Context: one part of a larger RNA
RNA sequence: CACCGCCCGUCACACCAUGGAAGCCGGUAACACCCGAAGCCGGUGGCCCAACCCGCAAGGGAGGGAGCCGUCGAAGGUGGGAUUGGUGACUGGGGUGAAGUCGUAACAAGGUAGCCGUAGCGGAAGCUGCGGCUGGAUCACCUCCUU
Repeated sequence: CACCGCCCGUCACACCAUGGAAGCCGGUAACACCCGAAGCCGGUGGCCCAACCCGCAAGGGAGGGAGCCGUCGAAGGUGGGAUUGGUGACUGGGGUGAAGUCGUAACAAGGUAGCCGUAGCGGAAGCUGCGGCUGGAUCACCUCCUU
């Protein structure tokens, strides 16, 4: 490239990220209960013991030990929640993409001025009602300012 302009939304196609979603699969830190190793501690200790005490001795005493019981206790198990990640039929819009579809809403009074709020309606832009704004063109009148 200047109205043979600009431009809006639905729809179709492709790709991208994303929300919802029955569910499915994990992570994390806690909680409740079950079980409970090693070990410390407490109890018990009829079985065992060289040192110490009594005794000539047998044996006894003191002390200690195995074993047993208990508190604490790692790992493990069960349960309902919390939180976080992945995945998920289907579904919602969003973004991007030379030459797709339907219309033409906006921009000049854009051919019903436009816009804002709200409600209803409609393939879509949108339309209609009510209220508001001028960031409305045109014509006429009034007030003010400048020449």
Description
Small-subunit ribosomal RNA, 3' minor domain from an uncultured bacterium, 147 nucleotides, folded computationally. The coordinates come from a structure-prediction model, not an experiment, and the mean pLDDT is 84. RNAcentral holds the full RNA, with entries from ENA and SILVA. Its Rfam family is "Bacterial small subunit ribosomal RNA". Rfam links the family to the GO terms structural constituent of ribosome and ribosome.